[in-house]
Molecule: Glycine riboswitch aptamer
Organism: Dehalococcoidia bacterium
RNA sequence: AGCGUGAGGGCAGGGGAUAUCCUGAAUAGGAAGCUGAAGGGGAAAGAGAUAGGGUACUAGCUUGAGGUCUCGAAACUCUCAAGCAAAAGAACUGCCAUCGGCAA
Numbered sequence: 001a002g003c004g005u006g007a008g009g010g011c012a013g014g015g016g017a018u019a020u021c022c023u024g025a026a027u028a029g030g031a032a033g034c035u036g037a038a039g040g041g042g043a044a045a046g047a048g049a050u051a052g053g054g055u056a057c058u059a060g061c062u063u064g065a066g067g068u069c070u071c072g073a074a075a076c077u078c079u080c081a082a083g084c085a086a087a088a089g090a091a092c093u094g095c096c097a098u099c100g101g102c103a104a
Stems, first nucleotide, its partner, number of pairs: 002102002005100003009096005018032001020031004033084003039080001040078003046071005052063004
């Protein structure tokens, strides 16, 4: 050079859910009702360990519970947080450059 490997940044795209009611000049606050794609939480298959058993009898090998503990993913799920006109934000996708990683 390259890889598309991590991070944030720039540009473009980017869904869902009450313009509900009350208070207030307004941003907003409260009440009830909702959304899942900021963030955060949960754990399936599977893996490991473990009581005990078998063999051996220093060790080791083997088995090991619909039990217990640990690890274990999401766009699934929870709705803590966030959001529910517009604006803003937004997981994710594409492009661009920068800083690291690997690499000739």